[in-house]
Molecule: FMN riboswitch aptamer (RFN element)
Organism: sheep gut metagenome
RNA sequence: CUUCGGGGUCGGGUGCAAUUCCCUACCGGCAGUAAAAGUCUGCGAAGCCCGUAAAAAGGCCCGAACCGGUGUGAUUCCGGUACCGACAGUACAGUCUGGAUGAGAGAAG
Numbered sequence: 001c002u003u004c005g006g007g008g009u010c011g012g013g014u015g016c017a018a019u020u021c022c023c024u025a026c027c028g029g030c031a032g033u034a035a036a037a038g039u040c041u042g043c044g045a046a047g048c049c050c051g052u053a054a055a056a057a058g059g060c061c062c063g064a065a066c067c068g069g070u071g072u073g074a075u076u077c078c079g080g081u082a083c084c085g086a087c088a089g090u091a092c093a094g095u096c097u098g099g100a101u102g103a104g105a106g107a108a109g
Base pairs, nucleotide, nucleotide: 001109002108003107004106011023012022013021025095026094027085028084029043030042031041032040038083039082047060048059049058065081066080067079068078069077087098088097089096
């Protein structure tokens, strides 16, 4: 420098109206780790502050797991039962629409 770089409400209930409520269903970025991780460690994204002509750099903030089993070794595998998910819009949203044909940890060449 070039390319790549996030998935997901089937079905049903109430209602004037909900993929937002209720039942249910479904999803899981990147690197690390004695062995494969949404819930361990760190990072990115969102938000806020600062800064700037506009940016960048910098700072803050940053969700959630236990039990049993195998094994030299696993909070990562297997079994079981749980839990978590930015902002704006809208009947209250992890899944719809939007900022975003953006940004980006990083991966490959």